[in-house]
Molecule: transfer RNA
Organism: Hapsidospora chrysogenum ATCC 11550
């Protein structure tokens, strides 16, 4: 320097182009309990910039960042 995949809450993962973006783990509250731990209920937090397509875009298209991986 090619190729080529990924990037969605603190972590980790879903999504048919169309409804208030999912589920778990964490944390926070309450309920259980004599405390604590389990269990149970309810909270809180997210689409990697930046343009394009399109009535509509986390979804398609391009640069860009960031990272994996092969090749040289």
């Nucleotide at each position: 320097g090619c190729u080529u995949g990924c990037a969605u809450g603190g972590u980790c993962u879903a999504a048919c182009g169309g409804u208030u973006a999912u589920g778990a783990c964490u944390c926070c509250a309450g309920a259980u309990u004599c405390u604590g731990a389990u269990u149970c209920u309810g909270g809180c937090a997210g689409c990697g910039g930046c343009g394009g397509u399109u009535c509509g875009a986390c979804u398609c298209c391009g640069c860009c960042u960031g990272u994996g991986a092969g090749c040289u």